[in-house]
Context: one part of a larger RNA
RNA sequence: UGCAUAUGGUGGAUGCCUUGGCGAUUACAGGCGAUGAAGGACGUGGUAGCCUGCGUAAAGUUUCGGGGAGCUGGCAAACAAGCUUUGAUCCGGAAAUGUCCGAAUGGGGAAACCCACCCGCAAGGGUAACCGUCUCUGAAUAUAUAGGAGAAUGGUGGCGAACCGAGUGAACUGAAACAUCUAAGUAGCUCGAGGAAAAGAAAUCAACCGAGAUUCCGUAAGUAGUGGCGAGCGAACAUGGAAUAGCCUGUUAUUUUUAGCACAUGCGAUAGUAGAACGGAAUGGAAAGUCCGGCCAUAGAGGGUGAUAGCCCCUUAUACGAAAUCCCGUGUGUGGAACUAGGAUAACGACAAGUAGGGCGGGGCACGAGAAACCUUGUCUGAACAUGGGGGGACCAUCCUCCAAGGCUAAAUACUCGUAAUCGACCGAUAGUGAACUAGUACCGUGAGGGAAAGGCGAAAAGAACCCCGGGAGGGGAGUGAAAUAGAUCCUGAAACCGUAUGCAU
Numbered sequence: 001u002g003c004a005u006a007u008g009g010u011g012g013a014u015g016c017c018u019u020g021g022c023g024a025u026u027a028c029a030g031g032c033g034a035u036g037a038a039g040g041a042c043g044u045g046g047u048a049g050c051c052u053g054c055g056u057a058a059a060g061u062u063u064c065g066g067g068g069a070g071c072u073g074g075c076a077a078a079c080a081a082g083c084u085u086u087g088a089u090c091c092g093g094a095a096a097u098g099u100c101c102g103a104a105u106g107g108g109g110a111a112a113c114c115c116a117c118c119c120g121c122a123a124g125g126g127u128a129a130c131c132g133u134c135u136c137u138g139a140a141u142a143u144a145u146a147g148g149a150g151a152a153u154g155g156u157g158g159c160g161a162a163c164c165g166a167g168u169g170a171a172c173u174g175a176a177a178c179a180u181c182u183a184a185g186u187a188g189c190u191c192g193a194g195g196a197a198a199a200g201a202a203a204u205c206a207a208c209c210g211a212g213a214u215u216c217c218g219u220a221a222g223u224a225g226u227g228g229c230g231a232g233c234g235a236a237c238a239u240g241g242a243a244u245a246g247c248c249u250g251u252u253a254u255u256u257u258u259a260g261c262a263c264a265u266g267c268g269a270u271a272g273u274a275g276a277a278c279g280g281a282a283u284g285g286a287a288a289g290u291c292c293g294g295c296c297a298u299a300g301a302g303g304g305u306g307a308u309a310g311c312c313c314c315u316u317a318u319a320c321g322a323a324a325u326c327c328c329g330u331g332u333g334u335g336g337a338a339c340u341a342g343g344a345u346a347a348c349g350a351c352a353a354g355u356a357g358g359g360c361g362g363g364g365c366a367c368g369a370g371a372a373a374c375c376u377u378g379u380c381u382g383a384a385c386a387u388g389g390g391g392g393g394a395c396c397a398u399c400c401u402c403c404a405a406g407g408c409u410a411a412a413u414a415c416u417c418g419u420a421a422u423c424g425a426c427c428g429a430u431a432g433u434g435a436a437c438u439a440g441u442a443c444c445g446u447g448a449g450g451g452a453a454a455g456g457c458g459a460a461a462a463g464a465a466c467c468c469c470g471g472g473a474g475g476g477g478a479g480u481g482a483a484a485u486a487g488a489u490c491c492u493g494a495a496a497c498c499g500u501a502u503g504c505a506u
Base pairs, nucleotide, nucleotide: 001505002504003503004502005501006500007499008498009497015491016456017455020427021426022424023423024422025421026420027419028418029416030415031159032158039101040100041099042055043054044053046079047078049075050074051073061095062094063093064092065091066090070083071082072081106115107114108113116127117126118125119124129156130155131154132153133152134150135149136148137147163194164192165191166190167189168188174181178228204211205210215242216241217240218239219238225233226232246408247407248406250348251347252346253345254344255343256342257341260334261333262332263331264330265329266328268326269325270324272320273319274318278293279292280291281290294311295310296300302314303313304312357381358380359379360378361377362376363375364374367393388403389402390401391400392399443450444449463490466477467476468475469474
């Protein structure tokens, strides 16, 4: 030095586990905000820090309910000081307080800071902009209007995951290159709204038979078409379902009703309550496993307990429960004074013009100008008036059908930041969220932004008193424990790598 055997170190794979994730289903909710939001800064505890809670009344205050023996949130013990059957801590409802920044709104500003004015003894309150209402004023210019001012009063503003409507609108890519085309009216940006939005009661289709608003799903159908007739794009009629709902218009008069408000009552939401039935023996550190003998079940879902528990605990089936606030429903009363809306009756009135259509240039329709109807409109034009007008894919006639240029409308449909419950031939710490842990943390970057690693002693800390070696680290005894090669770098503990002992070979 090599090989073999044994035994260690290092290392953290594997196995097992799960506090965390992922994906669904159902129900609810679908908003918060000048009564100052979302998100933060700074404070706040007897004792330093982080998280959570809270706001100078600061891990809290008041009150009304629930609950019933301990409590003073977590990491996280310890000490100190207290509270509590005169009902604490805790859970729920309603209130109070709520610094500073932030739409941030008195002015400013390099967010959490600086500087003001008015009223008021003080405490405290007010002072942004825009829009609307109202009042007072008020030109050229007489009435007026524009404009100006204002005590007051109502609204807007900002945030939020997707869904929705509108405006604007790419490129990579495909066409095996590329320009029409495609990707795609997609992504992005902007504005606006709601719990849904949008659309919607035929100037619609159809075809000589008829249907009867819209929306969504299935078929029709990858059909008819369109297309450098390339790549591709791609309907409708008809039909089967889901869900169904229709309406309104100006003036005057009469009459009636609803919404509104108050009270009562019922379901539900926000705390909860009751909740059946088991013992023994051996093994073992421990019994829920084994053996023996029982019991409950409208409850043998699930979790925990020193190994695998229907009967030990929390629950579960089931039954019950609200002082207070909220949602929805029903009933009674009230006002018809004012406002809004509807029904009936009577009288008078109204049926949408720079519109339809046309020329030029675009866009949308499955349809790329094509034989190109239809819808829309930048520009130029420009009718008729129900004896009328639009459409039926150039256009004309016949025929059929409908009535534009005003408006409203639930459901079926789309989505999930979130709340509650349940589930998984989903993951199990290099997986599953980036994040099971002080995680959008540490760290990097001027910044926009990028972005980790890191889980496991034991049933219980019983976390090793005391002695010895050592400066300590660490170790040897002793003790705890079922186990300490479970000793805090702690379950299991693979391999690479490094030792020690023995044997053999050189």
The part of an RNA shown here (large-subunit ribosomal RNA, domain I) has 506 nucleotides and comes from a mine drainage metagenome. Its mean pLDDT, the model's own confidence on a scale to 100, is 82. The full RNA is in RNAcentral, with records from SILVA.